[in-house]
c-di-GMP-I riboswitch aptamer from a Clostridiales bacterium, 85 nucleotides, folded computationally.
RNA sequence: AGCUUGAAAGGGCAAACCAUUCCGAAAGGGUGGGACGCAAAGCCAUGGGUCUAAAGCAUAAAGCUAUGAUUGCCAGGCUGCCGUU
Numbered sequence: 001a002g003c004u005u006g007a008a009a010g011g012g013c014a015a016a017c018c019a020u021u022c023c024g025a026a027a028g029g030g031u032g033g034g035a036c037g038c039a040a041a042g043c044c045a046u047g048g049g050u051c052u053a054a055a056g057c058a059u060a061a062a063g064c065u066a067u068g069a070u071u072g073c074c075a076g077g078c079u080g081c082c083g084u085u
Base pairs, nucleotide, nucleotide: 012038013037017033018032019031020030022029023028036072042078043077044076046075047074048073049070050069051068056064057063
């Protein structure tokens, strides 16, 4: 330095749920509590999937659609801690 592994140590993040005179049309996000879990559950919306539909379009009716969201849906890119074998 690389590969593999994820034992140990030091730690990290934070699902559902609850609260909220916060943001948003909504999906969802923020803040506080909480801990299901995660070796990248750190960052990036690049590809796919999924969610929402304000505006717009269409309509007899049912609707269509992302420029919005989701990185704890999958993949990809970038970066980081320890160091048994």
The sequence was found by an Rfam model in a public genome assembly. Taxonomically the source falls in Eubacteriales (Bacteria, Bacillati, Bacillota, Clostridia). Its mean pLDDT, the model's own confidence on a scale to 100, is 81.